[in-house]
RNA sequence: GGCCCCAUCGUCUAGUGGUUAGGACAUCAGGUUUUCAUCCUGGCAAGCGGAGUUCGAUUCUCCGUGGGGUCA
Numbered sequence: 001g002g003c004c005c006c007a008u009c010g011u012c013u014a015g016u017g018g019u020u021a022g023g024a025c026a027u028c029a030g031g032u033u034u035u036c037a038u039c040c041u042g043g044c045a046a047g048c049g050g051a052g053u054u055c056g057a058u059u060c061u062c063c064g065u066g067g068g069g070u071c072a
Base pairs, nucleotide, nucleotide: 001071002070003069004068005067006066007065010025011024012023013022018055027043028042029041030040031039048064049063050062051061052060
């Protein structure tokens, strides 16, 4: 340098154009317990940047950034 893949809550991830953007762990509050742990209930928290297509984009296209793989 060419080609391919990836980027979503604090972390790991799901979601093939109309979702309340879901789940697990973590965290916070409450319940249970003499206390801690366990267990139960609830809360908080997310789309890498820009442009395009579209009535509507996390999803499709392009450019960029970062990471990974492969070839030379």
A computed fold for a 72-nucleotide RNA from Candidatus Komeilibacteria bacterium RIFOXYD1_FULL_37_29, annotated as transfer RNA. The sequence was found in a public genome assembly. It matches the Rfam family "tRNA". Rfam links the family to the GO term triplet codon-amino acid adaptor activity. The family's RNA type in Rfam is transfer RNA. Its mean pLDDT, the model's own confidence on a scale to 100, is 82.